The part of an RNA shown here (small-subunit ribosomal RNA, 3' major domain) has 478 nucleotides and comes from a metagenome. The RNAcentral record of the full RNA draws on SILVA.
Context: one part of a larger RNA
RNA sequence: UGACGGGGGCCCGCACAAGCGGUGGAGCAUGUGGUUUAAUUCGAUGCAACGCGAAGAACCUUACCUGGGCUUGAACUGGAGUUAAUAGUCACCGAAAGGUGGUGUUCUCUUCGGAGAUAACUUUAGAGGUGCUGCAUGGCUGUCGUCAGCUCGUGCCGUGAGGUGUUGGGUUAAGUCCCGCAACGAGCGCAACCCUUGCCCUUAGUUGCCAUCAGGUUAAGCUGGGAACUCUAAGGGGACUGCCCCGGAUAACGGGGAGGAAGGUGGGGAUGACGUCAAGUCCUCAUGGCCCUUACGUCCAGGGCUACACACGUGCUACAAUGGUCGGUACAGCGGGAAGCGAUGUCGCGAGGCGGAGCAAAUCCCACAAAACCGGCCUCAGUUCGGAUUGUAGUCUGCAACUCGACUACAUGAAGUCGGAAUCGCUAGUAAUCGCGGAUCAGCAUGCCGCGGUGAAUACGUUCCCGGGCCUUGUACA
Numbered sequence: 001u002g003a004c005g006g007g008g009g010c011c012c013g014c015a016c017a018a019g020c021g022g023u024g025g026a027g028c029a030u031g032u033g034g035u036u037u038a039a040u041u042c043g044a045u046g047c048a049a050c051g052c053g054a055a056g057a058a059c060c061u062u063a064c065c066u067g068g069g070c071u072u073g074a075a076c077u078g079g080a081g082u083u084a085a086u087a088g089u090c091a092c093c094g095a096a097a098g099g100u101g102g103u104g105u106u107c108u109c110u111u112c113g114g115a116g117a118u119a120a121c122u123u124u125a126g127a128g129g130u131g132c133u134g135c136a137u138g139g140c141u142g143u144c145g146u147c148a149g150c151u152c153g154u155g156c157c158g159u160g161a162g163g164u165g166u167u168g169g170g171u172u173a174a175g176u177c178c179c180g181c182a183a184c185g186a187g188c189g190c191a192a193c194c195c196u197u198g199c200c201c202u203u204a205g206u207u208g209c210c211a212u213c214a215g216g217u218u219a220a221g222c223u224g225g226g227a228a229c230u231c232u233a234a235g236g237g238g239a240c241u242g243c244c245c246c247g248g249a250u251a252a253c254g255g256g257g258a259g260g261a262a263g264g265u266g267g268g269g270a271u272g273a274c275g276u277c278a279a280g281u282c283c284u285c286a287u288g289g290c291c292c293u294u295a296c297g298u299c300c301a302g303g304g305c306u307a308c309a310c311a312c313g314u315g316c317u318a319c320a321a322u323g324g325u326c327g328g329u330a331c332a333g334c335g336g337g338a339a340g341c342g343a344u345g346u347c348g349c350g351a352g353g354c355g356g357a358g359c360a361a362a363u364c365c366c367a368c369a370a371a372a373c374c375g376g377c378c379u380c381a382g383u384u385c386g387g388a389u390u391g392u393a394g395u396c397u398g399c400a401a402c403u404c405g406a407c408u409a410c411a412u413g414a415a416g417u418c419g420g421a422a423u424c425g426c427u428a429g430u431a432a433u434c435g436c437g438g439a440u441c442a443g444c445a446u447g448c449c450g451c452g453g454u455g456a457a458u459a460c461g462u463u464c465c466c467g468g469g470c471c472u473u474g475u476a477c478a
C1' cells in the first nucleotide's frame, strides 16, 4: 500500500421487510448430468453452464459411427511436361460416390518453324485438417457494475515503499455540487450532447383524414369537394429548481406550493472507466507452436446427434365456477410480402383443396385480435375440469416424413383436487393476465426478439440475510 475480520461508523441496491404471482408435487416440451450405444459429434459447469453456441439436426446441415470410394485431391496458386479442345453423349458394374470401355470434338495470331489462350492429364512446390494447446495469442464476449470510482502533471511531505490532491463539514443518483484544506490543475469515468415516448406550433396533404356543402348507398370517404380534425414526417417551441414560501452556513442543496401536457435525471433505450476472474471462445474469423499427409484430408449411401432405470435446470398446460362450453357483439399496435402475400367466389366437419382479383404496398394481402361485453347451459363431480397416451382416417411441405415433421377429424380420456424442505421474479402502465407480429425457415416454436389490450397490491422501516461504496481499526496474510 492492499486484502481479510462471526471489528466499528456512514450510505446504497426488489438485499431484507411489506405485498402480488410463481418454481419445487402432476403431464408434456426443452437443455444438462448420468447411463447406454458402432456413434449417441464438439464446446459451455457457482453467481456469470444447463429453451446456452443452435435465428429452427428427416437428407443437407454434420463436425460423430458403419460401409463403399478418391489420392496434386471437393475448392486455390506457381513451375515443368504431354495432349487437343473442354463440354457433351452412349453402354456396363454400383445404394450413390466412383470405376471400366466406347463415341465425340478447339480458338486466336502466323514469317507455316511456331507462339499465345483455354481445358484436361502426368509430375513437383504445395493444398487441406471443425486435429491439440483459449495456460502461447489477436479479435470478440461475460462478470463485478451503469457500481462511482481509476489515475496523471507540477508542487509539498517522507531515507524509501509511498502519501498528499481523492481526506474533512454538508449535499447528491453520482469523486454531483458547495465550503474548508499544501496543494493547484488535468484526464478516463458521472452528467450532458444521440434515439424514442409524453404537450403545443409551423410546413406539407396522398395511398392517410372527413367538420362544413352537394350527390349517392342495404351499408361504407363511396363520389364531387374540403385542408378544419386525426394521422403521417420534417422543422421548431417547451422544464431551467426559472418563480413563491420555509429550512440550511448568506452556499451547495432539501421540504412545500403555484403555473404547466410534463417538475426537480419526466418515462424508456443506446452508452460499460482503470481493472478482476491465466473467466469464455483455436468449432465464426485470424494466428504462434505441435501433430496427420493413399489420411486426423476429401466424396458418397445409410445410421446417429431424437437412445432411457434415473437425477437436476428452464418452460408450457392444468388441477377449475373470478371457471368450462355454445351463440351473438366490440376495440389494437409492432411488423412481413414477388420462386412472395394471396382477396371475393367455391368444395370440404376440419387441417386444407380449386381458382387467381389486387399488391414491390399509409393504396392490395397476411388479418377474424384475444381476454372484455350480452345471453343460454353446466352446479362442485376426477366432472361438460384436465388434456397426456393410444387406435383409425386424413391434410400439407418436401426426391423422401420408418427410424425422426407439423397440423386436422373421430374415438380413447392418464396423472393431476394448489404442491415438503427450500427457492425465484416484480416498485407502475410495473407485476399478473390476454392475444398479435417477426427473425431462422421448403416444412417444423410451449424457445427467442418485439408489439399492443385489460390492469393491481405493497414499501413501517434498515435490526437481520446477500452484494456493493467511503472513512477508520486489528493482523503472525501478500
Stems, first nucleotide, its partner, number of pairs: 001478002003475003007472007015462002019426005026317008034308002042053002064303007077125008088103006106117004128292002131290003137286002139281003142277001144275001149188006155164003168179003194269004199237007209226002213224003240263001243257005319419001323378006335366003340359002345354003385416001390411007432454007